[in-house]
Context: one part of a larger RNA
RNA sequence: UUGGGCGUAAAGCGCGUGCAGGCGGCUGGGUAAGUCAGAUGUGAAAGCCUUCCGCUUAACGGAAGAAGUGCAUUUGAAACUAGCCGGCUUGAGUUCGGGAGGGGAGAGUGGAAUUCCCGGUGUAGAGGUGAAAUUCGUAGAUAUCGGGAGGAACACCGGUGGCGAAGGCGGCUCUCUGGCCCGAUACUGACGCUGAGACGCGAAAGCGUGGGGAGCAAACAGGAUUAGAUACCCUGGUAGUCCACGCCGUAAACGAUGGGCACUAGGUGUAGGAGGUAUUGACCCCUUCUGUGCCGAAGCUAACGCAUUAAGUGCCCCGCCUGGGGAGUACGGCCGCAAGGCUAAAACUC
Numbered sequence: 001u002u003g004g005g006c007g008u009a010a011a012g013c014g015c016g017u018g019c020a021g022g023c024g025g026c027u028g029g030g031u032a033a034g035u036c037a038g039a040u041g042u043g044a045a046a047g048c049c050u051u052c053c054g055c056u057u058a059a060c061g062g063a064a065g066a067a068g069u070g071c072a073u074u075u076g077a078a079a080c081u082a083g084c085c086g087g088c089u090u091g092a093g094u095u096c097g098g099g100a101g102g103g104g105a106g107a108g109u110g111g112a113a114u115u116c117c118c119g120g121u122g123u124a125g126a127g128g129u130g131a132a133a134u135u136c137g138u139a140g141a142u143a144u145c146g147g148g149a150g151g152a153a154c155a156c157c158g159g160u161g162g163c164g165a166a167g168g169c170g171g172c173u174c175u176c177u178g179g180c181c182c183g184a185u186a187c188u189g190a191c192g193c194u195g196a197g198a199c200g201c202g203a204a205a206g207c208g209u210g211g212g213g214a215g216c217a218a219a220c221a222g223g224a225u226u227a228g229a230u231a232c233c234c235u236g237g238u239a240g241u242c243c244a245c246g247c248c249g250u251a252a253a254c255g256a257u258g259g260g261c262a263c264u265a266g267g268u269g270u271a272g273g274a275g276g277u278a279u280u281g282a283c284c285c286c287u288u289c290u291g292u293g294c295c296g297a298a299g300c301u302a303a304c305g306c307a308u309u310a311a312g313u314g315c316c317c318c319g320c321c322u323g324g325g326g327a328g329u330a331c332g333g334c335c336g337c338a339a340g341g342c343u344a345a346a347a348c349u350c
Stems, first nucleotide, its partner, number of pairs: 003322004007304002012318001014201004021194003025088005031082001033081002035077008049065006091191001092188003095184005103177007110154001115149007125136002162169002206247006215241002220236004258317006266295011299306002323350003332343004
């Protein structure tokens, strides 16, 4: 455990697909399970309640009545819920014509830069810092020119701009592929929403096997700083970062805001589309749909703030919270190669 809540106080599962379940548009008919009304039976006594009576009163006791919200049977009602039969198109979906996009997967390819190697020029420094030193360099460094190798990331465009359910996605080309938006007609005819379990996806780090390794860089070593300096700064540097396949399954996985539908002033920017006015045409202007920002009415809020992308007003479904510490821990179970993850207490204490 009624209830009240979940942006920041405790509380929205990281995200999706979806079985069961819960909930579900307009309309006609019929049924009568739920629902509503009547009747009958029952609902022990005592007690509670009302009236009366008996002990001097009261407590107490006695009598009568009422109540007993319930159950069963039966007779009806048919608005709503339900199940059955039928119809509808506005919810949902399909078709056609357009549109934008770093959505995903694979293959190929380009230039800049860093590093390394080879060669040329050239000579004493270079590098680094607050200042230095470790470090590199007369065995020719740094600088500069030419050539080559290799890996990783894609400057400008680039934008509170786009796409994706989330994680996330950015050079260019090709192939395969998902979703979305707008306009139009026809079609299906409630086919819908949510979703316990389940299943799938899931940054970084980490793990396994094999490759790769330019730059960067945990660990580590050295130089500084300092009282110390297991750091911040510097010189190096290995895992790793990259690829393939397989695990892990976490996060300030954040909008710290679950999903769906409807309703409730406006103003202004921006992205994609459609229509209209005007125009030679484009731009501009107006209307409208979808997305993404800012500012604000009502309303809400403890305040901050939110405000048609709601934290407003309602309905449906799921998840979660219930004082702080102990503790997201122990134990058990499940999962994992491991690291560990998920589920999840208590004693004690304030």
A computed fold for a 350-nucleotide part of an RNA from a metagenome, annotated as small-subunit ribosomal RNA, central domain. Rfam family: Bacterial small subunit ribosomal RNA.